A computed fold for a 456-nucleotide part of an RNA from an uncultured bacterium, annotated as small-subunit ribosomal RNA, 3' major domain.
The coordinates come from a structure-prediction model, not an experiment, and the mean pLDDT is 84.

[in-house]
Context: one part of a larger RNA
RNA sequence: UGACGGGGACCCGCACAAGCGGUGGAUCAUGUCCUUUAAUUCGAUGCUAAACGAAGAACCUUACCAGGGUUUGACAUCCUUGGAAUCUUUCCGAAAGGAGAGAGUGCUUUAUUGAACCAAGUGACAGAUGAUGCAUGGCCGUCGUCAGCUCGUGUCGUGAGAUGUUUGGUUAAGUCCAUCAACGAGCGCAACCCUUGUGAUUAGUUGUAUUUUUCUAAUCAGACUGCCCCGGUAACGGGGAGGAAGGAGGGGAUGAUGUCAGGUCAGUAUUUCUCUUACAUCCUGGGCUAGAAACGUGAUACAAUGGCGAGUACAAUGCGCUGCGAAGCCGCGAGGUGAAGCAAAUCGCGCCAAAGCUCGUCCCAGUUCGGAUAAGAGGCUGAAACUCGCCUCUUUGAAGUCGGAAUCGCUAGUAAUCGCAAGUCAGCAAAUUGCGGUGAAUACGUUCCCGGGUCU
Repeated sequence: UGACGGGGACCCGCACAAGCGGUGGAUCAUGUCCUUUAAUUCGAUGCUAAACGAAGAACCUUACCAGGGUUUGACAUCCUUGGAAUCUUUCCGAAAGGAGAGAGUGCUUUAUUGAACCAAGUGACAGAUGAUGCAUGGCCGUCGUCAGCUCGUGUCGUGAGAUGUUUGGUUAAGUCCAUCAACGAGCGCAACCCUUGUGAUUAGUUGUAUUUUUCUAAUCAGACUGCCCCGGUAACGGGGAGGAAGGAGGGGAUGAUGUCAGGUCAGUAUUUCUCUUACAUCCUGGGCUAGAAACGUGAUACAAUGGCGAGUACAAUGCGCUGCGAAGCCGCGAGGUGAAGCAAAUCGCGCCAAAGCUCGUCCCAGUUCGGAUAAGAGGCUGAAACUCGCCUCUUUGAAGUCGGAAUCGCUAGUAAUCGCAAGUCAGCAAAUUGCGGUGAAUACGUUCCCGGGUCU
């Protein structure tokens, strides 16, 4: 000087408390450990790994395993030789590939060639998801959107260093005020940026029956403790008016110096080491989907604030040409057929919604709850659904009657609950990222638990 203390003082945070809903028990989905396996590819491991990389493993992906192949190589540049390229086709093979047959002979030129492409040869070289994240860059997580971290000059100290940055107030804030051997400054804070809430002006087609406008989208206005009262030296705090909005209006982006030799050599880049008829590369099939037990994250439930049947109402974000696909018709249904319209405020997904509301039924049961599992019959995508996809119909109807110790999230349009869309994507969403509908309870307070800040 720091760090730490079951030392002290002060302060903050869904940290506790006050509440609401969960997890932990059940079944299923998914990730991990472990085990097994020819292989179950690799990485991530308290908070900061475990629906994480993976925004989607049938083949491909794919890195793993078995088998069958290749060796200047699947890919790049250079050299030599031959041939345009390309197309059709036979046999062998699981394919990769191997052995042939035929057609075709273009563009350019100084008539030698040249440009692209193909094949063969040769060596320089290619190649490696091989090792090292404790050699690295870059990027990211974390403490933490916590309020801190420093510098110049001056002063003090023999010096390491201190001071400033402390103290008294105040703030979300090292925010500001007052004081002070300090005076200033920088990175952070705040503001500038995006969005949302109100109004005005202008412009409107594809929206509206229509001028208008709820709408769209461009430019402005508006909020500043500006005004009033109280307290205070001040900073600021408490209350009020007006106002759509009030004291940072709500949300986002933005993450200081540093910490964890944190994570990533499997995104890419990259040092060094290693392999080079193999640790490279092509193909077929398998595996990543195994299964005693354990852990994490979710979905669905255990019902009457409900299940089922009928009727009926109201969104927003988005996406669409290898696409979205209407009406009509067929099918109980998944779906099929059909082809109009639309590169979209026009057409379609989608007259978009579900909780909701109205009527009926069930009468507290392992049930008209619950839907796992299983059998059969079908549909869709795709060369191909056996290992290993999703969906429909009929039948089957398991566990489960609210969950021990423990533990998680959340302070308002939030929690809870309800559906919708998108990305990935041929197909596959209980996950993720967004969108709207309905819409609470509680906060006395800071003694305690956890984390953090300041002084000592």